The RNA shown here (transfer RNA) has 76 nucleotides and comes from a Dehalococcoidia bacterium. The prediction has a mean pLDDT of 82. The sequence is in RNAcentral, with records from ENA and MGnify. Lineage of the source: Bacteria > Bacillati > Chloroflexota > Dehalococcoidia.
[in-house]
RNA sequence: GGGGCUGUAGCUCAAUCGGGAGAGCGCAACACUGGCAGUGUUGAGGUAGAGGGUUCGAAUCCCUCCAGCUCCACCA
Numbered sequence: 001g002g003g004g005c006u007g008u009a010g011c012u013c014a015a016u017c018g019g020g021a022g023a024g025c026g027c028a029a030c031a032c033u034g035g036c037a038g039u040g041u042u043g044a045g046g047u048a049g050a051g052g053g054u055u056c057g058a059a060u061c062c063c064u065c066c067a068g069c070u071c072c073a074c075c076a
Base pairs, nucleotide, nucleotide: 001072002071003070004069005068006067007066010025011024012023013022019056027043028042029041030040031039032038049065050064051063052062053061
């Protein structure tokens, strides 16, 4: 330098050809318990890596850039 994959909640990840943004763990409150732990219930928390475009409508499609992983090439 070229190709491919990935980027969604604090963490690990879903969301199948464009139409309600979610789960588990973690966190907070409450209940059970004499207390801790544990279990259960409820809740908070993300405009989706950044910007732009297409569309009535974009996490999803297109373009540019950024970051990570990987393959190839190049130099030593």